[in-house]
This is a predicted structure of a 72-nucleotide RNA (transfer RNA) from a Phycisphaerae bacterium. The sequence was found in a public genome assembly. Taxonomically the source falls in Phycisphaerae (Bacteria, Pseudomonadati, Planctomycetota). Its Rfam family is "tRNA". It is annotated as a transfer RNA. Its mean pLDDT, the model's own confidence on a scale to 100, is 83.
C1' cells in the first nucleotide's frame, strides 16, 4: 500500500428499516442471628465521528477514526 471483519450500557454480547435489550457488575429491598447464595425492583445509551437515502436508520450507502486478521 491492497482486501476483509468488527465498533451498541462499566464488561461480554443481542437487536438485518418501525418505542434499543439480555447476562454479569452497580444501588435498594425481601429472606438470614449475621454473611454468602437466592429472589424482586431500580439506575445506567448522542448505537465510534460526520454526511447521504427514507415518513422513519443500530440496521441501507459514502467518507473518516480506531481495533483485529489476511496479502504484498
Nucleotide at each position: 500500500g491492497c482486501c476483509g471483519a468488527c465498533g451498541u450500557a462499566g464488561c461480554u454480547c443481542a437487536a438485518u428499516g418501525g418505542u434499543a435489550g439480555a447476562g454479569c457488575a452497580c444501588a435498594g429491598c425481601u429472606u438470614u442471628c449475621g454473611u454468602a447464595a437466592a429472589g424482586c425492583u431500580g439506575a445506567g445509551g448522542u448505537u465510534g465521528u460526520g454526511g447521504g437515502u427514507u415518513c422513519a436508520a443500530u440496521u441501507c450507502c459514502c467518507a473518516c477514526c480506531g481495533u483485529c486478521g489476511g496479502c504484498u